The RNA shown here (FMN riboswitch aptamer (RFN element)) has 131 nucleotides.
It matches the Rfam family "FMN riboswitch aptamer (RFN element)". Rfam's curators write: The RFN element is a highly conserved domain that is found frequently in the 5'-untranslated regions of prokaryotic mRNAs that encode for flavin mononucleotide (FMN) biosynthesis and transport proteins.
RNA sequence: GUUCUGUUUCAGGGCGGAGUGAAAUUCUCCACCGGCAGUGAUGAGGUUAAAACCUACAAGUCUGCGAGCCUAUUGGCAUGAUGGGUUAGAUUCCCGACCGACGGUUAAAGUCCGGAUGAGAGAAACGGUGA
Numbered sequence: 001g002u003u004c005u006g007u008u009u010c011a012g013g014g015c016g017g018a019g020u021g022a023a024a025u026u027c028u029c030c031a032c033c034g035g036c037a038g039u040g041a042u043g044a045g046g047u048u049a050a051a052a053c054c055u056a057c058a059a060g061u062c063u064g065c066g067a068g069c070c071u072a073u074u075g076g077c078a079u080g081a082u083g084g085g086u087u088a089g090a091u092u093c094c095c096g097a098c099c100g101a102c103g104g105u106u107a108a109a110g111u112c113c114g115g116a117u118g119a120g121a122g123a124a125a126c127g128g129u130g131a
Stems, first nucleotide, its partner, number of pairs: 004128007016030004032110001033100002035065004044055003060098002068077003082096004102114003
C1' cells in the first nucleotide's frame, strides 16, 4: 500500500442598500451565497537534458449522489439551471446569462422562522483481519 471490517470525530453558505405598500430580509432595482464524489486542456510545485511521471488545488449549470415526501427495502416523486470567446484539447479557464426542496408568514422566500442539538452524500484518524 491492498481485501474485508470496527470505533471515534468531522461533514452548508448567503438580504447589505434603495423603492412601493397598511403589511415584504418574501415583490421591484442593485447586491450576496454555492454540500459530497467523479472528470478536469492550461496553470502551480517536485523531478528530468527534454519528455514521461509524481503532488496539491481546481464545475451551483457535465456524470453520479445527499437533505424532503410516498412506498416498504426495493422503487418512485420533488430537483433546478449555459450561451459566447480562447484553445489541438475546457459545458471546468475568461466574459455574459441562468438556477436554487418542503412547511410557515399581515405579501409570493436560495438568504428569515421551523422539522434540525436531527439526518446525511462522504472525509479523516486510530484499530482488527487474511494474503

About this RNA:
The sequence was found by an Rfam model in a public genome assembly. The coordinates come from a structure-prediction model, not an experiment, and the mean pLDDT is 76.